This is a predicted complex of two RNAs, RNase P RNA and transfer RNA, with 461 nucleotides together.
It holds a member of the Rfam family "Bacterial RNase P class A". Rfam links the family to the GO terms dimeric ribonuclease P complex, ribonuclease P activity and tRNA processing.
RNA sequence: GUCGGCGGCCGGGUGAUCGCUCGCGCGUGUGGCGCGGGAGGAAAGUCCGGGCUCCAGAGAUCACGGCGGUGGGUAACACCCACCGGGCGUAAGCCCCGGGAAAGUGGCACAGAAAACAAACCGCCCCGAAGUCCGUCGGCCCGCGAGGGCUCGGCCGAAAGGGUAAGGGUGAAACGGUGGGGUAAGAGCCCACCAGCGGCGCGGUGACGUGCCGGCUUGCCAAACCCCGCCGGGAGCAAGGCCAAAUAUGGGAACAGGGUGAUCUCCCCGAACGAUUCCCGGGUAGGCCGCUCGAGAUGGGCGACAACGUCCAUCCCAGAUGAAUGAUCACCGGCCCAUCGCUCUUGGGCGAUGGGCAACAGGACCCGGCUUAUGGCCGCCGCCGUCC
RNA sequence: GGGGGCAUAGCUCAGUUGGAAGAGCAACGGCCUUUUAAGCCGUAGGUCGGAGGUUCGAGCCCUCCUGCCCUCA
Numbered sequence: 001g002u003c004g005g006c007g008g009c010c011g012g013g014u015g016a017u018c019g020c021u022c023g024c025g026c027g028u029g030u031g032g033c034g035c036g037g038g039a040g041g042a043a044a045g046u047c048c049g050g051g052c053u054c055c056a057g058a059g060a061u062c063a064c065g066g067c068g069g070u071g072g073g074u075a076a077c078a079c080c081c082a083c084c085g086g087g088c089g090u091a092a093g094c095c096c097c098g099g100g101a102a103a104g105u106g107g108c109a110c111a112g113a114a115a116a117c118a119a120a121c122c123g124c125c126c127c128g129a130a131g132u133c134c135g136u137c138g139g140c141c142c143g144c145g146a147g148g149g150c151u152c153g154g155c156c157g158a159a160a161g162g163g164u165a166a167g168g169g170u171g172a173a174a175c176g177g178u179g180g181g182g183u184a185a186g187a188g189c190c191c192a193c194c195a196g197c198g199g200c201g202c203g204g205u206g207a208c209g210u211g212c213c214g215g216c217u218u219g220c221c222a223a224a225c226c227c228c229g230c231c232g233g234g235a236g237c238a239a240g241g242c243c244a245a246a247u248a249u250g251g252g253a254a255c256a257g258g259g260u261g262a263u264c265u266c267c268c269c270g271a272a273c274g275a276u277u278c279c280c281g282g283g284u285a286g287g288c289c290g291c292u293c294g295a296g297a298u299g300g301g302c303g304a305c306a307a308c309g310u311c312c313a314u315c316c317c318a319g320a321u322g323a324a325u326g327a328u329c330a331c332c333g334g335c336c337c338a339u340c341g342c343u344c345u346u347g348g349g350c351g352a353u354g355g356g357c358a359a360c361a362g363g364a365c366c367c368g369g370c371u372u373a374u375g376g377c378c379g380c381c382g383c384c385g386u387c388c
Numbered sequence: 389g390g391g392g393g394c395a396u397a398g399c400u401c402a403g404u405u406g407g408a409a410g411a412g413c414a415a416c417g418g419c420c421u422u423u424u425a426a427g428c429c430g431u432a433g434g435u436c437g438g439a440g441g442u443u444c445g446a447g448c449c450c451u452c453c454u455g456c457c458c459u460c461a
Stems, first nucleotide, its partner, number of pairs: 001384001003382008012332007020038007040360001044371002047369005052236004064232005069083005084098001085096004099227002104225002106221003121168002123164004133157001135155004139150004176194006195217001197214007240289004250280005261273001263271002296315008334357010389460007398413004407444001415431005437453005
């Protein structure tokens, strides 16, 4: 210097002018003045976990959903830390929904003989004894010969029968792997090493590691159903509570029984309704509380490998409700590009001038995480190359 | 603040116990016709919204994003 890995920090600053919002104080009520506060690392997605509030509820289980190595941290978690095992990478380092496939069910296309209590296509090997078939050699007989025949003998082969899983071939995957012995050919049939399984000893809190012994082997998929262990009552600040118009409505009381409407079949009386006034209740618009002092922030000490815990000191740091936190200018700072100068290791560094840029994005009850988006700066580490 | 669903050819849609994706219309070429339409025959066209994972293998299973739609209070 290139490439790569990990971690941390910042998210412009100051001043002026004009504005917005909240709190306090003053003056005073049309509304103004002064002081102080005013978005983020992700406020986002709403993917998890809690606080808080209401509802339901004797407890437990089933169903359903989630989680899944071990030990710890935490209010809790699917988060974090440390370790174990596996995988990737030359390495720094990163990744893992990382329990169970000898509890059961199911799946494994095509190809291939066979895709899971095994089976046997080619191949290899054995037998083929009585009787049989084909070929060939020998013997004997017939024929001049080509050749033909036999209650004859030998060899090779075939069918029927059996053994085998070493090899071939198919596939993502073929019932442990490699090598040797062994065998008719073979095979954990036997042996050595390796992988896996079980038991015992040792180390570790544990996951697990390691040594010895044993019998020889039990495919993959649970992000398929399922089994095991653990966790979960439901809903969400539009939760929930308080105050409370107009109109309509529910209940009660009063007045006149004079007039009107309408029901009790018609008329009279009576009853009940409506209508007038007042009171009470529920509830809507609207307003207030919940609302921001909290698993709080900053600094330091101690304990722990760490996550984190604990103690002390200091501080108060948004509460809007169609929803405030903005705009303009100047200077300084940052980044990029172009030109020039100096320096020097291709290329970089420094300085000057000019131009451009400033990302992602904005609270809405509050926290702890995860994930996603995004501009720059710094540090450490690994590999490779070069120089001293 | 909750709940549910969709994305596959230019358009509208199929695609189930995971095994290399189709239909209709449209497009293009040919036949028929004087020509067009209709009809007949044939052809091309797909990273299955994006990224990663599980698996021998993913349109399908899981996770995270992107865009859109429906619904409750």